[in-house]
A computed fold for a 265-nucleotide part of an RNA from a seawater metagenome, annotated as large-subunit ribosomal RNA, domain VI. The RNAcentral record of the full RNA draws on SILVA. Model confidence (mean pLDDT): 87 of 100. Its Rfam family is "Bacterial large subunit ribosomal RNA".
Context: one part of a larger RNA
Formats: sequence, structure tokens, C1' cells
RNA sequence: CGUUAGAAUAUUGAGAGGAGCCUUCUUUAGUACGAGAGGACCGAGAAGGACAUACCUCUGGUGUACCAGUUAUCGUGCCAACGGUAAACGCUGGGUAGCUAUGUAUGGAGUGGAUAACCGCUGAAAGCAUCUAAGUGGGAAGCCCACCUCAAGAUGAGUAUUCUCAUCACGUAAGUGAGUAAGGUCACGGUAAGACUAACCGUUUGAUAGGCGUUAAGUGUAAGCGCAGUAAUGUGUGUGCUGAGACGUGCUAACAGACCGAGGA
Repeated sequence: CGUUAGAAUAUUGAGAGGAGCCUUCUUUAGUACGAGAGGACCGAGAAGGACAUACCUCUGGUGUACCAGUUAUCGUGCCAACGGUAAACGCUGGGUAGCUAUGUAUGGAGUGGAUAACCGCUGAAAGCAUCUAAGUGGGAAGCCCACCUCAAGAUGAGUAUUCUCAUCACGUAAGUGAGUAAGGUCACGGUAAGACUAACCGUUUGAUAGGCGUUAAGUGUAAGCGCAGUAAUGUGUGUGCUGAGACGUGCUAACAGACCGAGGA
């Protein structure tokens, strides 16, 4: 821009893409078959591999400053306690959220249709024979459907429901312009959404983000003081600190607003 008033929500599916895999074991059954050796079809059950999709409850990884330990050195006058630097975490042990696989869950199930090679039935041309000429059946991981995803720019532009209403100016009219309705965009606070855009949520009739309080979780028992020891240190009391999680709380900021948008052959 179109879809023939303007919108919101929900849909149909023309069409397109994806998937489709494989192995082993048990049973049927040491049965059918076979002199024996050997050894099934069909059917039923179980386990697994690779692949794909989703997720983070579990097992782990990461988690650049969340916690602790520790060496050297500098500083806060000294002790104690801390802070800086040591290649963009000095080193070491752990680790929330998020992200993630080696972790977890699920999937390729089932039922049809038309067929290929091929196997048939009936059967003439050609008194026989012949699956074929008329007619008719079976038959594949392949084809169509079924399963998953997208999908009405499918210009063949589909369908349903709901909402807004028939204003003003100019014009004979067609129409043009203006302010609006439903609705939308910008703006502002954001997100399990994200390069930007987009999508989604919220904007005081509010828990949207931050802060604060409590807490899950992490670290591992802070500082101070007492006691034992010459001391290093140990011990008692006491835990302290903390990023993303949860709940709560208007303390701070979502203020102030602006614009677009029908009048229907």
C1' cells in the first nucleotide's frame, strides 16, 4: 500500500516445510522344514544406539568479585582489624539466578487409500492355453492421507463474533479538508522478549523496575570479649556477610502529556 467504512478478538486451511531410522534380547519354538548339521516366516514382549524437540526437578559445568581460606608487598600512626596490587578473579575451596549437557522428559505410534516390481482369479481374440484384451484381487522403508510446525499478499486477499457510529466547513455533485468515536501509535516503568526493530506486561483505579523488610539459597561459625597456652594456636559466647530467586511494602520513579484514526459503490 492492498484486501471496498473504521477497528478488536478468534479461526478455516489452498499451499509449504519437518519427521520417517537402526540394533539386540526373550517368547512363539529347538516348533514348521530337514537324513542330519542346522533352523525360520507370521505374531507378542523388553532393552538399547544415533537423531530431533523441550526443560533445569535431579546429576554436573559455568557463574570476573557472592562467601571463606591463603602468600608477598604497600597503606590506614602502632597492636588487632581491614583496604589496594600481584595480566586484565594473585592463588585456592565452594556457589544462588540465568545459560547449559554429559542431566531430565518426550518423539518417530496407529489406521487407511492408490500403486511399482512381482504374485493371482475369471477369461476370450486363437473351441486349447494365457494375470488382460472387457472385468477383478493381493502387493514396498517408496506415493497420498494420518503426526508436528508455518500459513488468507491464497491479489482467488476467505470465515465468525463483538465494538464505533452516522459531526462540522466548502462544493450542484463527485469529493476535499477539519475535529472526533471504537481503536491504535508515541511517551514513561519494564520483561523469563530482544543486536536495532518487533513481541509481551504495566503506567497511581498501580506492585512495572529500583530501594527497603522478611525469607529460600550460598558461604561456613564474622568482629568483639572471656578462658587455656611463653607463643603459633585452640576453645566458649556470638554467627556474620551475600548478585540475579520468593513474598510483602507506594519509600523512589511510571509524571506531564502529544498524535493518528470512520462517515461507508